[in-house]
Background
Transfer RNA from a Candidatus Peregrinibacteria bacterium, 76 nucleotides, folded computationally.

RNA sequence: GCCGACAUAGCUCAGCCGGUAGAGCAGCACUUUCGUAAAGUGAAGGUCCCCGGUUCAAUUCCGGGUGUCGGCUCCA
Numbered sequence: 001g002c003c004g005a006c007a008u009a010g011c012u013c014a015g016c017c018g019g020u021a022g023a024g025c026a027g028c029a030c031u032u033u034c035g036u037a038a039a040g041u042g043a044a045g046g047u048c049c050c051c052g053g054u055u056c057a058a059u060u061c062c063g064g065g066u067g068u069c070g071g072c073u074c075c076a
Base pairs, nucleotide, nucleotide: 001072002071003070004069005068006067007066010025011024012023013022019056028042029041030040031039049065050064051063052062053061
């Protein structure tokens, strides 16, 4: 230099041939207990990396960036 994958909740990840964004864990509240832990129940938590484009509608498609990871080339 070139190519590819990935970027979604605090963490680990689903979801994607466009149509109101989910799980597990963690944290919080409650139940239970003399009290903790465990277990159970519930609620909450998101500008879906950024900027544009297409569209009635974009996490999803297109273009350009940024970051992380991986691969390839460099024959002078």
Its Rfam family is "tRNA". By type it is a transfer RNA.